[in-house]
RNA sequence: GCCGACGUAGCUCAGGGGUAGAGCAACACAUUCGUAACGUGUAGGUCGUGAGUUCGAAUCUCACCGUCGGCUCCA
Numbered sequence: 001g002c003c004g005a006c007g008u009a010g011c012u013c014a015g016g017g018g019u020a021g022a023g024c025a026a027c028a029c030a031u032u033c034g035u036a037a038c039g040u041g042u043a044g045g046u047c048g049u050g051a052g053u054u055c056g057a058a059u060c061u062c063a064c065c066g067u068c069g070g071c072u073c074c075a
Stems, first nucleotide, its partner, number of pairs: 001071007010024004018055001026042004048064005
């Protein structure tokens, strides 16, 4: 330099045009003599950045940034 995959909650990941979700973690409550576990609930998101397409974009297109992998090169 070229090609590919990935980027979504604190963490691990779903969701691939029509209300952004799960598990774990956090917090509150209940339970217990108390703690843990179990149970119920609450909160937490500019969906990497910018632009385009569309009535509507996390989702499709383009550019860029980052992570990972592969290939290759000459001086």